Predicted 3D model of a 299-nucleotide RNA (Bacterial RNase P class A) from a Chloroflexota bacterium.
The gene name in the source record is rnpB.

């Protein structure tokens, strides 16, 4: 100082004035790092399960973290880079079955073949060779990644080992109009519905009850837990353990979270919650910060 690796971090700020959502009514609160793909693990929840296997499907050096993973850490081994570092589709060709591109004569049972080549018979010969619808030969050559070999391949099928019960907040629970169902009374002292003139019986009206539920609410679910900061301790680390009581308040169901203008050098990127939670991938204009590396100059 030039080009690099690797991590961490911000994601406008600020002023006035308008507008929305929310309940905790106040000088309140009001998207993200990725809210995004819904791709994996879970926590809830409902059904289902004695136990073992089948089938299906994730996973795969070794070892370690977590609630669990396909994440994450350390670490062996191979690749790739001067290096800083990166990337691994890193059990297993033992048993079955299959597949080996181009080149090459031949490519996976070679008891096969014959592109050069060697031997050998046969023929012609100038005796140097040289031709054959012949025959032997896999020891040579030349092709290839591999040439026959108990070859290579399993991000082929398999196999081994381990792990996995379905379905998902439209999960699932409470409340319940309204109609329609069941059930009891339906009496008395004159009259009060229908069938028959009367009695019983039956239906019906009314009055209370019951069950299941639809339409409609409510909860789940909204502030607090697998929570962050900060100190101390153990671990290379990922991560744990323990103390402080410091810090935390979007949450709807037609569905808010926003506009205008002025400042700040400009304010522009991807993108916006719907049951939470860990990750993982993908998409971003710009800026910061920390370690390291190779190299140029100067001293």
């Nucleotide at each position: 100082u030039a080009a690099g690796c690797a991590g961490g971090u911000c994601g406008g700020g600020u002023g006035a004035u308008c507008g929305c959502a929310c309940c905790a009514c106040g000088u309140g609160u009001g998207a993200g790092g990725a809210a995004a793909g819904u791709c994996c693990g879970c926590a809830c929840u409902c059904c289902a399960c004695a136990g073992a296997g089948c089938a299906g499907g994730g996973c795969a050096g070794g070892g370690g973290g977590u609630a669990a993973c396909g994440c994450c850490c350390c670490u062996c081994c191979g690749c790739c880079g001067u290096g800083a570092g990166g990337c691994g589709a890193g059990g297993a060709c033992g048993a079955g079955u299959g597949g080996c591109a181009c080149a090459g004569a031949g490519a996976c049972c070679a008891c096969g073949a014959u592109c050069c080549g060697g031997c050998g018979g046969c023929g012609c010969u100038a005796c140097a060779g040289u031709g054959c619808c012949c025959g032997c030969u896999g020891g040579g050559g030349g092709u290839g990644a591999a040439a026959a070999g108990c070859g290579c391949u399993a991000a082929a099928c398999u196999c081994u080992g381990u792990c996995c019960g379905g379905a998902g907040c439209a999960a699932g629970c409470c409340c319940a109009a309204g109609u329609a169902g069941g059930g009891a009374c339906g009496u008395u002292c004159g009259g009060a519905g229908g069938u028959u003139g009367c009695u019983c019986g039956c239906c019906a009206a009314g009055u209370c009850c019951c069950a299941g539920g639809u339409a409609g609410g409510g909860c789940g679910c909204a502030a607090a837990g697998a929570g962050g900061a900060c100190c101390a301790g153990g671990g290379u680390a990922a991560c744990c353990u323990g103390g402080c009581u410091c810090c935390c308040a979007a949450g709807a169901u037609g569905g808010a979270u926003g506009a205008u203008c002025g400042c700040c050098u400009a304010a522009a990127a991807c993108a916006a919650a719907a049951u939470g939670c860990g990750g993982c991938u993908u998409a971003c204009g710009g800026g910061c910060c920390u370690g390291c590396u190779u190299g140029u100059u100067c001293g």
Background
Rfam family: Bacterial RNase P class A. Gene Ontology terms of the family: dimeric ribonuclease P complex, ribonuclease P activity and tRNA processing. The family's RNA type in Rfam is ribozyme. About the family: Ribonuclease P (RNase P) is a ubiquitous endoribonuclease, found in archaea, bacteria and eukarya as well as chloroplasts and mitochondria.